[in-house]
RNA sequence: GUCCUCGUAGUAUAAUGGAUAUUACAAGCGCCUCCUAAGCGUUAGAUGCAGGUUCAAUUCCUGCCGGGGACA
Numbered sequence: 001g002u003c004c005u006c007g008u009a010g011u012a013u014a015a016u017g018g019a020u021a022u023u024a025c026a027a028g029c030g031c032c033u034c035c036u037a038a039g040c041g042u043u044a045g046a047u048g049c050a051g052g053u054u055c056a057a058u059u060c061c062u063g064c065c066g067g068g069g070a071c072a
Stems, first nucleotide, its partner, number of pairs: 001071007010025003018055001027043005048064005
């Protein structure tokens, strides 16, 4: 330099055009307990950035940024 792949909550992930963006752990609050832990209930929190296509984009297209890989 060229090509491929990935980027979603604090962490790990699902959703592959259409519902309030899923789940687990973590965090806050409550219940339980003499207290803590465990358990139960509940709450908040996320689509890398910019543009395009579409009635509608996490998903498709382009560029950029970042991680990984292949070739030279």

The prediction has a mean pLDDT of 81. Predicted 3D model of a 72-nucleotide RNA (transfer RNA) from a Lactobacillales bacterium. Rfam family: tRNA. Gene Ontology term of the family: triplet codon-amino acid adaptor activity. Taxonomically the source falls in Lactobacillales (Bacteria, Bacillati, Bacillota, Bacilli).